[in-house]
């Protein structure tokens, strides 16, 4: 320089057109003398940015910008 992938809560991931979720972490309660542990409960995402398609976009096209990987 070209080619595939990948980017969604603090962390690992899930969701391929129609209310954004799960697990660990995190506050708060209950249990404990007290800590774990186990219940319940709530907080936290403008889905890398930009732009188009569409009644409706995390999803689907452009384009950009990070990682990873493979060629050269």
């Nucleotide at each position: 320089g070209g080619g595939c992938g990948u980017u969604u809560g603090g962390c690992a991931c899930a969701g391929u057109g129609g209310u954004a979720g799960c697990g660990c972490g995190c506050c708060u309660g209950c249990u404990u003398u007290g800590c774990a542990u186990g219940c319940a409960u709530g907080a936290g995402g403008u889905c890398g940015a930009g732009g188009g398609u569409u009644c409706a976009a995390a999803c689907c096209c452009c384009u950009c910008a990070a990682c990873g990987u493979c060629c050269a």
Transfer RNA from Fibroporia radiculosa, 72 nucleotides, folded computationally. The organism belongs to Fibroporia, within Eukaryota. The prediction has a mean pLDDT of 82. RNAcentral holds the sequence, with entries from GtRNAdb. Its Rfam family is "tRNA". By type it is a transfer RNA. The gene name in the source record is tRNA-Ala-TGC-1-1.